[in-house]
Formats: sequence, C1' cells, structure tokens
RNA sequence: AGGCCAGUAGCUCUAACGGCAGAGCAAUGGACUCCAAAUCCAUGGGUUGCAGGUUCGAAUCCUGCCUGGCCUGCCA
Repeated sequence: AGGCCAGUAGCUCUAACGGCAGAGCAAUGGACUCCAAAUCCAUGGGUUGCAGGUUCGAAUCCUGCCUGGCCUGCCA
C1' cells in the first nucleotide's frame, strides 16, 4: 500500500427483500424471606462507530473516514 470481515442498550446478540429498534443477561424498584440467595412481577436504558448522499421513509442502499481483527505485498 491492497483485499476481506466486524462495529446496534453496561455485556452477548437478533432485526431476509428499506416501513414503530427488540431479546437474554446485568442494573433499579417491589413481592417472597428473620436476613440474604434463588424465584416471581414491574421499570428505566439506543445520535444503530462518525460525516455526507439516495429515498415519502435508512441499522439496512451508495461514498468518504475512524476503530478492531484476518490475509497479501513492499522496504529494511
């Protein structure tokens, strides 16, 4: 320098073809308990890596960039 993959809630991930952003765990509150754990109920939490573009509408399509991983090449 070139190629490929990934980036979404605190963590791990889902969301085929563009149409209300979700789950599990974790957190918080409550029930239960002598207290706690376990269990049960409820609640909050997102600029979908960043910036543009296309579109009535973008996590999803297009362009550039950033971060991480893998492969190839060049110099020494």
Background: A computed fold for a 76-nucleotide RNA from a Desulfobacterales bacterium, annotated as transfer RNA. It matches the Rfam family "tRNA". The family's RNA type in Rfam is transfer RNA. The RNAcentral record of the sequence draws on ENA. NCBI's taxonomy places the organism under Bacteria, Pseudomonadati, Thermodesulfobacteriota, Desulfobacteria, Desulfobacterales.